A computed fold for a 479-nucleotide part of an RNA from Helicobacter sp., annotated as small-subunit ribosomal RNA, 3' major domain. The full RNA is in RNAcentral, with records from ENA and SILVA. Rfam family: Bacterial small subunit ribosomal RNA. Its family is annotated with structural constituent of ribosome and ribosome in the Gene Ontology.
[in-house]
Context: one part of a larger RNA
RNA sequence: AGACGGGGACCCGCACAAGCGGUGGAGCAUGUGGUUUAAUUCGAAGAUACGCGAAGAACCUUACCUAGGCUUGACAUUGAUAGAAUCUGCUAGAGAUAGCGGAGUGCCACUUUUGUGGAGCUUGAAAACAGGUGCUGCACGGCUGUCGUCAGCUCGUGUCGUGAGAUGUUGGGUUAAGUCCCGCAACGAGCGCAACCCUCGUCCUUAGUUGCUAACUAUUUAGUAGAGCACUCUAAGGAGACUGCCUUCGCAAGGAGGAGGAAGGUGAGGAUGACGUCAAGUCAUCAUGGCCCUUACGCCUAGGGCUACACACGUGCUACAAUGGUAUGCACAAAGAGACGCAAUACCGCGAGGUGGAGCAAAUCUAUAAAACAUAUCUCAGUUCGGAUUGUAGUCUGCAACUCGACUACAUGAAGCUGGAAUCGCUAGUAAUCGCAAAUCAGCCAUGUUGCGGUGAAUACGUUCCCGGGUCUUGUACU
Repeated sequence: AGACGGGGACCCGCACAAGCGGUGGAGCAUGUGGUUUAAUUCGAAGAUACGCGAAGAACCUUACCUAGGCUUGACAUUGAUAGAAUCUGCUAGAGAUAGCGGAGUGCCACUUUUGUGGAGCUUGAAAACAGGUGCUGCACGGCUGUCGUCAGCUCGUGUCGUGAGAUGUUGGGUUAAGUCCCGCAACGAGCGCAACCCUCGUCCUUAGUUGCUAACUAUUUAGUAGAGCACUCUAAGGAGACUGCCUUCGCAAGGAGGAGGAAGGUGAGGAUGACGUCAAGUCAUCAUGGCCCUUACGCCUAGGGCUACACACGUGCUACAAUGGUAUGCACAAAGAGACGCAAUACCGCGAGGUGGAGCAAAUCUAUAAAACAUAUCUCAGUUCGGAUUGUAGUCUGCAACUCGACUACAUGAAGCUGGAAUCGCUAGUAAUCGCAAAUCAGCCAUGUUGCGGUGAAUACGUUCCCGGGUCUUGUACU
């Protein structure tokens, strides 16, 4: 100087407390361990692995296994030789592949023609080489998690100390903040904080179609048409908030209250992550040193596996019901997507869906928002709760749904009556609850993820205690 303490002081955080809803019990989905297996490919491992890499495992993907094949190779450069490229048939085979044919004679330059050369493609001897999701993340780059959006981490010069170092950065206040003020052997500066950036909240200007409709007219009663751009909205530019004003406390920084205001003291949310820590994670995104394989640890193909199942754990979904279930009626979004696409009206089907194809490369067309509300019914039951499981019949995607897809109809109707010890999230448009959309994607095991809006709470006395962190100080058989 650090680190640590079941030392001290001060401070902070959904850390506790105060509340609300969960997990842990059930069924199922999904990930992991274990076991099994020919293979169940690999990685991730307290917090910081476990709906994680994977924003889509039937084939492909695919890295694994079994079997059948190839050896200059599926791919790159050089390459003697031969051939236009290309299209196509038959046979064998699970296919890879192998064999036998058919059609075909191009483009550019030179040349009278013959022919020669070139570009691209195919074939291909010998060799250089290719190839490796093989190992090492404890050799590395890059990227990432975490402490932590915590308020810290340092430097120059000066001064002090023999020196390691100290000072500054400590102290008194204040702040979300090493934020600012005052003091001070320090004076300054850098990386962080804050601000600058984006979205939302108010107003103004500009603009008015595909958007809107206050007044007038027409009307098929639909902003539909004329008309208008006021209003809503759209999207570009501005304004606005600064403790600016008032009262009060304070030397100041600043605090408390108030006015005005759409917004008040960081307005709300996002992006943004200092020096560093964990030899943290990734050689399987990519890149790369070294090592290893080279008729195989490379490559092709078919089938299987990654979906197994006594069990254990994590994360979720659906429930156990009356603040509910069912039936009928009926209202209101936002955001995003659409041509290999989204698909309306209509018709067929109980339905999944089918036929068909108006419109739309979209403020124009496409998609019933659901909870809510109204009425009726069920009357506390393992039920008109709950929907697992199973049977039958189907629909759709796709060469192909057996292993192993989703959905539909009918039937079946399991566990489950609020969950032990323990444990998680959340402070406001938040929790809870309700739907909608997108990426990936032929289809989908999505209950996941990422967004979007609708309805919309309770509680916070306080900092003694638990956890984590910051500053100062103290002790130390630690470095």